[in-house]
Molecule: transfer RNA
Organism: Chloroflexota bacterium
RNA sequence: GCCGCCGUAGCUCAGUUGGUAGAGCGGUUUUCUCGUAAAAAACAGGUCAUCGGUUCGAAUCCGAUCGGCGGCU
Numbered sequence: 001g002c003c004g005c006c007g008u009a010g011c012u013c014a015g016u017u018g019g020u021a022g023a024g025c026g027g028u029u030u031u032c033u034c035g036u037a038a039a040a041a042a043c044a045g046g047u048c049a050u051c052g053g054u055u056c057g058a059a060u061c062c063g064a065u066c067g068g069c070g071g072c073u
Base pairs, nucleotide, nucleotide: 001072002071003070004069005068006067007066010025011024012023013022019056027043028042029041030040031039049065050064051063052062053061
C1' cells in the first nucleotide's frame, strides 16, 4: 500500500432482506426477613464510531473518515 471482518446500554452481545432499539449480567427502588443474602416485581440507562448521501422513513442501503482485528505484498 491492497483486501476482508468488526464498531449498538457500564460489560458481553442480539437486531440483516429499511418502518420510531432489545436480551443477559451489572445499577437503583420496592416487597419479603429480626437483619443480611437469595428470590420476586418495577424503573433508569443509547447522538446505534464520525460526517455526508439515497429515501416519506436508515442501526440496517451507498460514499468518505477514524479506531480495532486478520490476511496479502